[in-house]
């Protein structure tokens, strides 16, 4: 140099192929509960420019382009 796959919550990920409810799951974390206490276990809750930009569209995490970054492959 070519070429393929992945970027979403603190962290593993689903969600994209085939555009439409308020962007979601475990695990952590924060409160209360419950215990003598903690740990498991209940109950609520915080946490997201959905990698960046541009673009098509009534509408974009999702379709397209261009780039970052990360793996793997071939030369």
């Nucleotide at each position: 140099g070519g070429g393929c796959c992945c970027g979403u919550a603190g962290c593993u990920c689903a969600g994209c192929c085939a555009g439409g409810u308020u962007a979601g799951a475990g695990c952590g974390c924060c409160a209360c509960g419950c215990u003598g206490a903690u740990a498991a276990c209940g109950u609520g809750g915080a946490a997201g420019u959905c990698c960046u930009g541009g673009g098509u569209u009534c509408a974009a995490a999702u379709c397209c382009c261009a780039g970052c970054g990360g793996g793997c492959c071939c030369a």
Predicted 3D model of a 75-nucleotide RNA (transfer RNA) from a Candidatus Pacearchaeota archaeon. NCBI's taxonomy places the organism under Archaea, Nanobdellati, Candidatus Pacearchaeota. Its Rfam family is "tRNA". By type it is a transfer RNA. The RNAcentral record of the sequence draws on ENA.